This is a predicted structure of a 72-nucleotide RNA (transfer RNA) from a Patescibacteria group bacterium.
Its mean pLDDT, the model's own confidence on a scale to 100, is 81.
Its Rfam family is "tRNA". By type it is a transfer RNA.
RNA sequence: GGCCUCAUCGUCUAACGGUUAGGACAGCGGGUUCUCAAUCCGUCAAUCGGAGUUCGAUUCUCCGUGAGGUCA
Repeated sequence: GGCCUCAUCGUCUAACGGUUAGGACAGCGGGUUCUCAAUCCGUCAAUCGGAGUUCGAUUCUCCGUGAGGUCA
């Protein structure tokens, strides 16, 4: 340098073009307990950047950025 794949809460991971962007762990608050642990309930928090298509984009297209793989 060519080609391919990927980028979503603090972490891991879902999401036919129409979702309140879901789940687990972590955090926070509470119940239970003499206390802790465990457990239960609640709560907080996210779509890499820009442009395009579309009535509508996390999703499709293009250009970047970053990561990984492969060939040379």